[in-house]
Context: one part of a larger RNA
């Protein structure tokens, strides 16, 4: 040093983020005992006294034993009262053992978590409260069999949210969900119908389930809950009014908050001083009511912040014990390394022991600090990147798993009602005409009637309101048809259809129901019974829904990335440096068309602009005349072209056609595909008289592969077919990738990983210095007058390299990141001290300048803070630099991991230079370097004393006082100085008389235990008192003049320049500053030094020590000796030993704490002095 203890004067939190930590209380019994409360608590509130030892009298009470026996008395126990008497600094005497009380905030409460950074404000809870479940329930696990919940039954199970209690829970149902409903609309498989010539594949329409549209509820679902103007008779506000607007516009309560950016908001309290706490207001950036809001006693290893109490946290250290280091002998690895004597500048990939240039440097070895080794420890966790990985989210893609929804089987047997088809059996059919209610054709001339004609009643249906028609009852014999007549048709009958409609039979579907036998469940071994029931379950299909699971995607450029942007296809000019090419997220613009004429030809014309003249008429309309080389036009950007035109007008067309070839351009090396364009050739045209011109727009932009789909075509093939139809190729068109040579594609990772990267950010470092700072010039101005005693605009020039940027040089196989603390060294642009100049300097006090960095620059208050504010002193309370000096030094309050919590954003995972809480800081020092101590060598022999080259140092700085002097100065008020004297403060140096601390030397008192009891001791240094020497500070001592050179400055004498000048020669002053004086280190000062003795001297080893000392070293002694040690003596420290004798409260007595006397005793001693008794012997 460190680790674990001890004690500190005087002050007490001044210390620090913070009372960390340490210290303070502390059991028991008595007394008391607030605020506030859910009346339980709070509460051991808080505050206060008592606690040992003797004696002696009593309560209670176990046991035992006598006795005169409900009881007494007495012995060992146990408890508990009184009264007296003692002793110490101190009586829970050590050991045990709450430091206390306010204010807020957040969870109620006991509980529970991240085994090894997070114990919490998170989770949990009881209590509220939604949802789903009627039991073969719901929900969970399983592929299924079968299992939990539960052998439980709604006062029960599942999920899910709030989180006691108190008080209350507002407005929105327009998104999103979730329930319900649905006349319609959509809709898949199947089924019907169609349709392709039949078949079939396909195609088409019906019909149609859930689903969705549609319509309603629902917020203790997921959520959400505005803006603009005006207005009251002081001003402000704004109870009103007015407007936009929305599903609704935030209602109560809180409110600067764990929520507020501005923020250190305003005010009050608290303090000397408060980014701090606490009440308030409140314009809430972005508070708000079961994502629950305000309150709230109790509780809390929870966050803050007062106040008493108490301390070594601090001022300001100091000593001590014990260990660990150390030193001393023994024993004795491993493993990695093995270039190395450094400093200062410098240069180098921009931060070098090793390069360059100087300076240092004789070699070893011990102890020590940790400044470098951009040290060691982990192929950086931050950042980018990789067509890397994981995890998680979601209205990414793309499935699957459940779920549910038609059919279909497994599946059988009835009613009934409703559609449907078939059959039977009935009814029905009014244009006008005709008796008349004529369904259509055909056939025929007869048919019907006791099985009761017409007629008639009464009922029912039907109706065109004329009538038809059954049924029953009466009636008793004829009724109708043919003819005729009307008409398109002619009636009785029968048969075969037509429209309507009845009834009945048999299917077929859908509904509702019943059965039982499949099939299920209960019960039972079973046999069966009962209950369910053609359902459902199960199998296969079909559609919804479907982050619950799964595979995956989630661009690129980028002065780091990421928000933005597109510089991502292409066109025009500039940059581009007179060929051609050429970058940047340079810089100015364009394009993704647009025209059947804006195009082809052929012919004619000349714009714009100015002058002159002209009705209305103007500067400027239309109209003559002149001049007009492009000042106009030319679809759209700019460049380049362009006048009998490429511009403008006319006519006539369709060269904006079809087919093939070649070349250029994209692309200054090569090269695919798409664009674009030129050129030629063949066809068939247009204009034009002709020559000839025309393959769109004067030229340079105006664009897209494959699949795939779809159009055309006297087209090949390949099935099929009587033609037909269908599949597949060719050719030429049309649909798009704008990330434009073209993937089918959301996000989050602070819970994360791998692999690179100094190809790229965040910290330092270089480079640059717009900003920053800090001067110069210039001189408008202000200063009464006067630019420069003092400030100084608008402007120009530079310096620093402390601020921020900029680049992105080093460093991503890591160079620990702010602030503080300790500790050291430097630069001055100087805050004081010292010397001097001007002054709008009378003194005083000041303002500016100029030399000058010797020494000085503090203490505190709220913040992490650097900073900056505030208090109170001082001479002053100066900027700065050193890897924003300093973590292998320390903290660890911020930032910047993993938990949580607010406001905000985000559908969600998540996220936020927003707030808030918590939150492992590793290691035995190898080189060097520094601080000490030692050795060896050289210096040509040893021992003693020097000299001082050199180096260190502030060794002293600084203020007040009185005296000069109330003087100099001033009207006066006020007020110096040189000098001298003291006295404080801050530093340096030594020291322990004195005060103080300690004092594990020594004495004592006293606790618990042990030695059987005294005596006398051990253990916890037990605790407590004093406490010599030693160390020490908080004591005490010393602590500066003098001389030389000089800065700014002041002069002298003087010229250059007959003056003038402090300067050119030359002479003198002048500062805390510099060199000495002073104090230390220094012959290793290689120029290695001088002197004096000795000359075999002299040193070491060995012994005995020490006021020296880690080890070494150093000093002192060694029988010619006081060098240690015993012993005595003196001194000191402690406090009266042990024994004995005497009192002692009592008490019958025996005993008895204690007292007093012997006795300033006793006990001890690292001092000191005496004395050879032991050891220093030999060597």
């Nucleotide at each position: 040093u460190c680790c674990g203890a001890u004690u500190a004067a005087g002050g007490g939190a001044a210390c620090u983020c913070g009372g960390c930590a340490a210290a303070u209380u502390g059991g028991c019994c008595c007394c008391g005992u607030g605020c506030c409360u859910u009346c339980g608590g709070u509460a051991u509130a808080a505050g206060g006294g008592g606690u040992c030892c003797c004696u002696g009298c009593g309560u209670u009470u176990g046991u035992u034993a006598g006795c005169u026996a409900a009881g007494c008395u007495a012995g060992c126990g146990a408890u508990u009262g009184c009264a007296g008497g003692g002793u110490g600094c101190a009586a829970u005497g050590a050991c045990u053992a709450a430091g206390a009380u306010g204010g807020u905030c957040c969870g109620a409460c006991u509980g529970u978590u991240u085994a090894a950074c997070a114990a919490a404000a998170a989770c949990a809870c009881a209590a509220c409260u939604u949802u789903c479940u009627g039991c073969u329930a719901g929900c969970c696990c399983g592929u299924a069999a079968g299992g939990g919940u539960g052998c439980g039954u709604a006062c029960a199970g599942a999920a899910g949210g709030u989180g006691a209690c108190g008080u209350c829970u507002g407005c929105c149902c327009a998104g999103u969900g979730c329930c319900a409903g649905u006349a319609c609309u959509u809709c898949a498989a199947a089924c019907u119908c169609c349709u392709u010539u039949u078949c079939a594949a396909g195609g088409g329409a019906g019909c149609u389930a859930a689903g969705a549209g549609c319509u309603g509820g629902u917020a203790a679902a997921c959520g959400g809950c505005g803006g603009g103007a005006g207005u009251a008779a002081c001003u402000a506000u704004a109870a009103c009014u007015c407007u936009c607007u929305u599903a609704a516009g935030g209602u109560a309560g809180c409110g600067u908050a764990a929520u507020a950016c501005c923020u250190u908001g305003c005010c009050g309290u608290u303090u000397g001083a408060a980014u701090g706490a606490c009440g308030g207001c409140u314009u809430g950036c972005a508070u708000g009511a079961a994502u629950g809001g305000c309150g709230u006693a109790a509780c809390g290893a929870g966050a803050u912040u007062g106040u008493c109490a108490c301390u070594g946290u601090c001022c300001c250290u100091a000593a001590u014990c014990g260990g660990a280091a150390g030193c001393c002998u023994c024993u004795g690895a491993a493993a990695a390394c093995u270039u190395a004597u450094u400093c200062u500048g410098g240069u180098g990939c921009a931060a070098a022991g090793g390069c360059c240039a100087g300076a240092g440097a004789u070699a070893u070895c011990c102890a020590g600090u940790g400044g470098g080794a951009a040290g060691c420890g982990a192929a950086g966790a931050c950042c980018c990147c990789g067509u890397g990985a994981a995890a998680c989210u979601u209205u990414a893609c793309u499935g699957u798993a459940g779920c549910u929804u038609g059919u279909a089987g497994c599946u059988g047997u009835g009613a009934u009602g409703u559609a449907g088809a078939u059959c039977c059996u009935g009814a029905u059919g009014u244009g006008c005409a005709g008796c008349g209610u004529a369904g259509a054709u055909g056939g025929u001339a007869g048919u019907u009637g006791c099985u009761a004609a017409a007629g008639c009643u009464u009922a029912g249906c039907c109706g065109c309101u004329a009538g038809g028609u059954u049924a029953a009852g009466u009636g008793u014999a004829g009724a109708c048809g043919a003819c005729a007549a009307u008409g398109a048709g002619a009636c009785a009958c029968c048969a075969u259809c037509c429209u309507u409609u009845g009834g009945g039979a048999u299917u077929u579907a859908c509904a509702u129901u019943g059965c039982u036998c499949a099939c299920u469940u209960u019960a039972g071994a079973a046999a069966u019974a009962a209950a369910g029931a053609a359902c459902a379950a199960c199998u296969a299909u079909u559609g919804g829904c479907g982050g619950a699971c799964a595979g995956u995607u989630u661009g690129g450029c980028u002065g780091g990335g990421g928000u933005g942007g597109c510089a991502c296809g292409c066109c025009g000019c500039u940059a581009a440096a007179a060929a051609g090419a050429u970058a940047u997220c340079a810089g100015c613009g364009g394009c993704g068309c647009c025209c059947a004429a804006u195009g082809g030809u052929u012919g004619g014309c000349u714009c714009a602009a100015c002058c002159c003249g002209g009705u209305u008429g103007g500067a400027a309309a239309u109209c003559g005349g002149g001049u007009g080389u492009u000042g106009a036009g030319u679809g759209c950007a700019a460049g380049a072209g362009c006048a009998a035109a490429a511009g403008c007008c006319a006519g006539c067309c369709u060269g904006a056609u079809u087919g093939g070839a070649u070349u250029g351009u994209c692309a200054a090396a090569a090269c695919u595909a798409a664009g674009c364009a030129a050129u030629c050739c063949a066809a068939a045209g247009a204009c034009g008289a002709a020559a000839g011109u025309c393959u769109g727009g004067u030229c340079u932009a105006g664009c897209g592969a494959a699949c795939c789909u779809u159009u055309a075509c006297a087209u090949c093939u390949c099935c099929u077919u009587a033609g037909u139809g269908g599949g597949g190729g060719g050719u030429a068109g049309a649909g798009a990738u704008g990330a434009c040579u073209g993937a089918a594609a959301a996000g989050u990772u602070a819970c994360u990983c791998c692999g690179g990267g100094g190809a790229u950010a965040a910290c330092a470092g270089a480079g640059u210095u717009g900003u920053c700072g800090c001067g110069c010039c210039c001189g408008a101005g202000a200063g009464c007058u006067c630019c420069u005693a003092u400030c100084g605009a608008c402007g120009g020039c530079g310096c620093g390299g402390c601020u921020u940027g900029c680049u992105a040089c080093a460093u991503c196989g890591a160079u620990g990141u702010c602030g503080g603390c300790u500790c050291u060294u430097c630069c001055u642009a100087u805050c004081c001290u010292g010397g001097u100049c001007g002054u709008g300097c009378a003194g005083a006090a000041g303002c500016g300048g100029c030399c000058a960095a010797g020494g000085g620059u503090g203490a505190g208050g709220g913040u992490g803070u650097u900073c900056a504010c505030c208090u109170a002193u001082u001479a002053a309370a100066a900027g700065g630099g050193a890897u924003c000096g300093u973590g292998a030094g320390c903290u660890g309050g911020g930032u910047u991991c993993a938990g949580a919590a607010c406001g905000c954003u985000g559908u969600g995972a998540g996220g936020c230079a927003g707030u808030u809480u918590g939150u492992u800081u590793g290691a035995u020092a190898u080189c060097u370097a520094c601080u000490g101590g030692a050795u060896a060598u050289g210096u040509c022999g040893a021992u003693g004393u020097c000299u001082g080259a050199g180096g260190g140092g502030a060794a002293g700085g600084a203020a007040c006082u009185u005296c000069u002097a109330g003087u100099a100065c001033g009207a006066g008020a006020g007020g110096a100085a040189c000098g001298a004297a003291g006295u404080c403060u801050c530093g340096a140096g030594g020291c322990c008389u004195c005060u103080g601390g300690u004092c594990u030397a020594a004495c004592g008192g006293u606790u618990g235990u042990c030695c059987g009891a005294c005596a006398g001791g051990g253990c916890a240094g037990g605790c407590c008192g004093u406490g010599c020497a030693g160390c020490u500070a908080c004591g005490c001592c010393u602590u500066u003049u003098g001389g030389g050179a000089u800065a700014a400055g002041u002069g002298c004498u003087g010229a250059a320049a007959g003056c003038a000048u402090c300067u050119a020669a030359g002479c003198a002053c002048g500062a805390a500053g510099c060199c000495c004086u002073c104090c230390u280190c220094g012959a290793a000062a290689a120029g290695a030094g001088a002197c004096a003795u000795c000359a075999u001297a002299g040193a070491a080893c060995c012994g005995c020590c020490g006021c020296a000392g880690a080890a070494g070293a150093c000093g002192g002694c060694g029988u010619u000796g006081a060098u240690a040690g015993a012993a005595c003596u003196g001194g000191u420290g402690u406090g009266u030993a042990c024994g004995c004798a005497c009192g002692a409260a009592g008490g019958c007595a025996a005993c008895g704490a204690c007292g007093u006397g012997u006795u300033c005793a006793g006990c001890a001693c690292g001092c000191a002095g005496u004395u050879a008794c032991u050891a220093a012997u030999a060597g």